[in-house]
RNA sequence: UUCUUAUCAAGAGAAGCUGAGGGGUCUGGCCCAGUGAAGCUUCAGCAACCUCUGACAGAGUCAGAAAGGUGCUAAUUCCAGCAAGAUUUUUUCUUGAAAGAUAAGAG
Numbered sequence: 001u002u003c004u005u006a007u008c009a010a011g012a013g014a015a016g017c018u019g020a021g022g023g024g025u026c027u028g029g030c031c032c033a034g035u036g037a038a039g040c041u042u043c044a045g046c047a048a049c050c051u052c053u054g055a056c057a058g059a060g061u062c063a064g065a066a067a068g069g070u071g072c073u074a075a076u077u078c079c080a081g082c083a084a085g086a087u088u089u090u091u092u093c094u095u096g097a098a099a100g101a102u103a104a105g106a107g
Base pairs, nucleotide, nucleotide: 001107002106003105004104005103006102007101008100013043014042015041016040017039021032022031023030026081027080028079029078044073045072046071048070049069050068052064053063054062055061056060077099082096083095084094085093086092
């Protein structure tokens, strides 16, 4: 980096350096930001997957512990944009898809 599978309504922040943007891409919104964005470093925290423990005959499911490997720590993946259905047919709601993020496996 590509593919497959699963999950994505919960959870979790401070300090130092630095100095203007950021919220994945594009668009429209809406938010955050010199009361310091993004980035780097240190410490802290959370607990999604893998790991571990227990039960169930098994694929696997549920529960628990811990924080070992990754990961994560504004707002539902911030909302919507594509399709279907419902609707008070302006509109609003629901579901699915696409895309993205994370983990595990394989190439």
The prediction has a mean pLDDT of 82. SAM riboswitch aptamer (S box leader) from Oceanobacillus bengalensis, 107 nucleotides, folded computationally. NCBI's taxonomy places the organism under Bacteria, Bacillati, Bacillota, Bacilli, Oceanobacillus. The sequence was found by an Rfam model in a public genome assembly.